Description: c-di-GMP-I riboswitch aptamer from Sulfurovum sp., 85 nucleotides, folded computationally. The sequence was found by an Rfam model in a public genome assembly. The source organism's lineage runs through Bacteria, Pseudomonadati, Campylobacterota, Epsilonproteobacteria and Sulfurovum.
C1' cells in the first nucleotide's frame, strides 16, 4: 500500500411505522423506534425510477424538453475503523 471481510474487539449508521416542522409534489429534516448494512460514508458523473404548481419551449396537450427528488436503486469516483491472512 494492495485484495479479501471467515474469526474476533471499539464502535457506527438507520428501513418500515408514529409524532412535529418546511415543501404543490416526489422528498427532506428532528425525536422516538430498528428492517437491517463492511462502507447503508461523501459526490447528482451516467444509466434507472419517482414528482410538477409555475414559467418557458414543443406537441400527438403530454410530463416531451425543462426544472426538482432519491446515493438503503445500479453503477462510477473520492475518503475511511479494525484485527487475520
Nucleotide at each position: 500500500u494492495a485484495u479479501a471481510g471467515a474469526a474476533a474487539a471499539a464502535g457506527c449508521c438507520u428501513a418500515a411505522c408514529u409524532u412535529g416542522u418546511u415543501g404543490u409534489g416526489a422528498c427532506a429534516u428532528a425525536a422516538g423506534u430498528a428492517c437491517g448494512g463492511a462502507a447503508a460514508g461523501u459526490c447528482a458523473u451516467g444509466g434507472g425510477a419517482c414528482u410538477c404548481a409555475u414559467c418557458a419551449u414543443c406537441u400527438u396537450a403530454g410530463u416531451a424538453u425543462g426544472a426538482g427528488u432519491u446515493c438503503g436503486c445500479c453503477a462510477g469516483a473520492c475518503u475511511a475503523c479494525c484485527a487475520u491472512a
Its mean pLDDT, the model's own confidence on a scale to 100, is 80.